[in-house]
RNA sequence: CACUUAUCAAGACGGGGUGGAGGGACCGGCCCUGCGAAGCCCCGGCAACCUGCCUUCAUCAGGCAAGGUGCCAAAUCCGGUCUCCCGGUGCGCCGGGAGGAAGAUGAGAG
Numbered sequence: 001c002a003c004u005u006a007u008c009a010a011g012a013c014g015g016g017g018u019g020g021a022g023g024g025a026c027c028g029g030c031c032c033u034g035c036g037a038a039g040c041c042c043c044g045g046c047a048a049c050c051u052g053c054c055u056u057c058a059u060c061a062g063g064c065a066a067g068g069u070g071c072c073a074a075a076u077c078c079g080g081u082c083u084c085c086c087g088g089u090g091c092g093c094c095g096g097g098a099g100g101a102a103g104a105u106g107a108g109a110g
Base pairs, nucleotide, nucleotide: 001110003108004107005106006105007104008103014043015042016041017040018039022032023031024030026080027079028078029077044072045071046070049068050067051065052064053063054062055061076102082099083098084097085096086095087094088093
């Protein structure tokens, strides 16, 4: 980097150092930010995908732990290009819902 698969309305949403203007993937909106953004380091925390142990004949499932990841503003912050459904319409579209797409993370395989 592309592929397969599971999950994404819960939770933590904190402290110190460094840094010095951006950040929330992209576009639009709306937010956060010199009362200090991103990045990096240390500490703290959340969760339980992988992992270990236990229950079970075994699978499924459940429980415990927290070694490897991950995460710690707002639903993936909201919407988007596409399909379907419902309602409305001044026939241009508008509102709502579901799915898909896109994105993120884990695991696997290349």
Background:
The RNA shown here (SAM riboswitch aptamer (S box leader)) has 110 nucleotides and comes from a bacterium. Its Rfam family is "SAM riboswitch aptamer (S box leader)". Rfam's curators write: The SAM riboswitch is found upstream of a number of genes which code for proteins involved in methionine or cysteine biosynthesis in Gram-positive bacteria. The model forms 97% of the base pairs in the Rfam consensus. It was read from a public genome assembly, where an Rfam model found it.